[in-house]
The RNA shown here (transfer RNA) has 77 nucleotides and comes from a Clostridiales bacterium. The prediction has a mean pLDDT of 80. The source organism's lineage runs through Bacteria, Bacillati, Bacillota, Clostridia and Eubacteriales. The RNAcentral record of the sequence draws on ENA. It matches the Rfam family "tRNA". The family's RNA type in Rfam is transfer RNA.

RNA sequence: GCACCGUUAGCUCAGUUGGAUAGAGUGUUCGACUACGAAUCGAAAGGUCGUGGGUUCGAAUCCCCCACGGUGCACCA
Repeated sequence: GCACCGUUAGCUCAGUUGGAUAGAGUGUUCGACUACGAAUCGAAAGGUCGUGGGUUCGAAUCCCCCACGGUGCACCA
């Protein structure tokens, strides 16, 4: 340099051909339970879906640019 894959909650990830208030597990906080903890049960908070633009009535999802990470290939005195 070229090609491909990825970027969604603190962490690990889902999200079905564009359709409604974006989810799960785990973690955190509060409560129940307990003599106290752990475990278990209930609840809550937590997201400008990597950035910017475009298409559309409607975008996490499609298109373009850029950033970051990964894999392969090429180049290398």